The part of an RNA shown here (small-subunit ribosomal RNA, 3' major domain) has 486 nucleotides and comes from a metagenome. The full RNA is in RNAcentral, with records from SILVA. The coordinates come from a structure-prediction model, not an experiment, and the mean pLDDT is 83. It matches the Rfam family "Bacterial small subunit ribosomal RNA".
[in-house]
Context: one part of a larger RNA
RNA sequence: UGACGGGGGCCUGCACAAGCGGUGGAGUAUGUGGCUCAAUUCGAUUCAACGCGAAGAACCUUACCUGGCCUUGACAUGCAAGUAGUAGAAGGGUGAAAGUCCAACGACCUCGUAAGGGGAGCUUGCACAGGUGCUGCAUGGCUGUCGUCAGCUCGUGUCGUGAGAUGUUGGGUUAAGUCCCGCAACGAGCGCAACCCUUGUAUCCUGUUGCCACUCCCGCGAGAGCGGGAAGCACUCUGGAUAGACUGCCUCGCUUAAACGAGGAGGAAGGUGGGGAUGACGUCAAGUCAGUAUGGCCCUUACGGCCAGGGCUGCACACGUACUACAAUGCCCGGCACAGUGGGAAGCAAGACCGUAAGGUGGAGCAAAUCCCCCAAAACCGGGCCCAGUUCAGAUUGUCGGCUGCAACUCGCCGACAUGAAGCCGGAAUCGCUAGUAAUGGCGUAUCAGCUACGACGCCGUGAAUACGUUCCCAGGCCUUGUACA
Numbered sequence: 001u002g003a004c005g006g007g008g009g010c011c012u013g014c015a016c017a018a019g020c021g022g023u024g025g026a027g028u029a030u031g032u033g034g035c036u037c038a039a040u041u042c043g044a045u046u047c048a049a050c051g052c053g054a055a056g057a058a059c060c061u062u063a064c065c066u067g068g069c070c071u072u073g074a075c076a077u078g079c080a081a082g083u084a085g086u087a088g089a090a091g092g093g094u095g096a097a098a099g100u101c102c103a104a105c106g107a108c109c110u111c112g113u114a115a116g117g118g119g120a121g122c123u124u125g126c127a128c129a130g131g132u133g134c135u136g137c138a139u140g141g142c143u144g145u146c147g148u149c150a151g152c153u154c155g156u157g158u159c160g161u162g163a164g165a166u167g168u169u170g171g172g173u174u175a176a177g178u179c180c181c182g183c184a185a186c187g188a189g190c191g192c193a194a195c196c197c198u199u200g201u202a203u204c205c206u207g208u209u210g211c212c213a214c215u216c217c218c219g220c221g222a223g224a225g226c227g228g229g230a231a232g233c234a235c236u237c238u239g240g241a242u243a244g245a246c247u248g249c250c251u252c253g254c255u256u257a258a259a260c261g262a263g264g265a266g267g268a269a270g271g272u273g274g275g276g277a278u279g280a281c282g283u284c285a286a287g288u289c290a291g292u293a294u295g296g297c298c299c300u301u302a303c304g305g306c307c308a309g310g311g312c313u314g315c316a317c318a319c320g321u322a323c324u325a326c327a328a329u330g331c332c333c334g335g336c337a338c339a340g341u342g343g344g345a346a347g348c349a350a351g352a353c354c355g356u357a358a359g360g361u362g363g364a365g366c367a368a369a370u371c372c373c374c375c376a377a378a379a380c381c382g383g384g385c386c387c388a389g390u391u392c393a394g395a396u397u398g399u400c401g402g403c404u405g406c407a408a409c410u411c412g413c414c415g416a417c418a419u420g421a422a423g424c425c426g427g428a429a430u431c432g433c434u435a436g437u438a439a440u441g442g443c444g445u446a447u448c449a450g451c452u453a454c455g456a457c458g459c460c461g462u463g464a465a466u467a468c469g470u471u472c473c474c475a476g477g478c479c480u481u482g483u484a485c486a
C1' cells in the first nucleotide's frame, strides 16, 4: 500500500421489512445430471451452467455409431508428363445409395493457308489439400460478471531515507469523485452527467393509399339512418421542422454563506419527466480453438471424403426452467364491443362453395398507409351448472381423418369421436416485482417444407397492493481500526 475480520462509523440497493403473485406437491413440455447403449456427437457447471450455443435434430442439418465405398481427394494454387473419339454424355449392368463397370453420340477457345502448336477440360505423378482432432493454462477477437456500482489514474509541486503519501482526506450535499465550502496543493484525463433514439404537449408544413366536420350528388329506407361518389385537409393520422423544463419564479429550512433540501405557482410534463442505447481502471489463468482467425502438437488409402440405415428423441431415478390445473372473482353455451407491433411473390390470400372440424376446391386483390394474413381475447349482456373428483381438470389410450414432405415405423403437427389418470392450493426451503410496474388477456415476428413454440424477442388490452423503517440476512461504496497474510 492492499486484502481480510462472526472490528467500528456513515451510506446505498426489491437486500431485509410492508405487500401482491409464484416455485418446491400433480400432469405434461423442455434443459441437465445419472444410468443405459454400437452410438445415445460436442461444449456450458455457484451467483455469472441447466427453454444455455440450438432464431426449428424425420432425411439433410450431424460433428456420433454400424455397414458399403473413394484416395491429389467434395474444395484451392503450382510444377511435370500424357491425352481427339479428348471434355461431356442419352442409355445399360451391379448396388440400399455412394460407388464401380460398359457405352451409342460427341464438342469448345486461340495462333496458323495447312500440317501442326498452345489453352481449357480430363488422367497420372509430385508439392499439397483436408481435419467440428488436442491445447481457451500459448493467443487474437468477442462475451459474461462485479456493475450503470462511482469509482480508476496522471502531470507539476510539497512531505517522507524509502515503499509511498498528498491531490481523491475533512464539513455539507447529490442518483453520482454531483456540486459547494475548507485545505500544500494546483490542474488534467478515463468514467458520472449532457449531447443520440423513443415516448408524453403545442404550433407550422405535408395530404395519398390516410381522414370525413361542413357542403353537394346518387342508391336503399316510412323515418332515424346506412352505402357509394364529388368537393375539402377542419379533425384523426403519416413524418419533417420548431418550441417546451432551466430549480427559471415564489415561500421556508440549513451556519449567516454556497451547494442543496421541503413546499407552492404556472404547466401536457417538475426537479435525471418515463423507457432505451451507452459498461471507466480492472477482477474471475471466468467462457469460447465447435462461429471465424491463429501459434504449437497430432492424423494423412485416414483422426480426411462420399453414401445408406441408426443415434442425438433411449429411462429404476435426481435437479433446474416453464405450461396447464386443482375451480363459482369459476366452467359451458349464445349474443355483442374495443388494439398495437409486424409479415407477404417459389409469398399473403378475400368473397363463394364442400366438410362437424382440421382442411379442401377455386382464385378477386396485393411487391402493399390501397389488397391479404386479421373475427383480437380477457371485458360486457343473457342463459345453464350448485360445491361434487363435478358440466372442474385434462394426462393416457383406441378408432377414423387432414396437412407438409422423396419419405412421418423408430421420430412431425393438427382435427373429430370415444376414453377420462394424477390433481381439492402444495414440507423444509426458495424466487420475481415499487406503476401503466406486478398480476392477468390475447396478438405478431424470426428460424422454418412441416414441426416438438408451452421457448425467445416484441406488441397492445384490463390493471392493483404496499414501503413504518434500516435492528437483522445478502451485495456494494467511503472513512477508520487490528493483523504472525501478500
Stems, first nucleotide, its partner, number of pairs: 001486002003483003007480007015470002019433005026324008034315002042053002064310007073128001077127007088105001091102004108119004130299002133297003139293001141288003144284001146282001151190006157166003170181003196276004201243005207237001210233002215230006246270001249264005326426001330385006342373003347366002352361003392423001397418007439462007